Molecule: transfer RNA
Organism: Candidatus Woesearchaeota archaeon
RNA sequence: GGGCUCUUAGAUCACCGGUAGAUCGCCGCUCUCGCACAGCGGAGGCAGCGGGUUCAAUUCCCGCAGAGUCCA
Numbered sequence: 001g002g003g004c005u006c007u008u009a010g011a012u013c014a015c016c017g018g019u020a021g022a023u024c025g026c027c028g029c030u031c032u033c034g035c036a037c038a039g040c041g042g043a044g045g046c047a048g049c050g051g052g053u054u055c056a057a058u059u060c061c062c063g064c065a066g067a068g069u070c071c072a
Stems, first nucleotide, its partner, number of pairs: 001071007010024004018055001026042005048064005
C1' cells in the first nucleotide's frame, strides 16, 4: 500500500428495508431468621461518524475512523 470481515444496551451476541431483541450483569418485589437459588417486574441502546438511495434504512450504496485477518 491492497483484499476481506467486523463496529448494535455495562459485557457477549441476534435482527440484515418497516420506529431493535436474547443471555449475563444492574435495580425493585415475592420467598427466607438472613444470604444464595428460584419466580415476577423494571431501568438501560435511537444501531462508530458523515453523506446518498427510498414513502421508510441498524439493514442497500459512497467516504472517513477504529479493530481483526490475509497478501505485498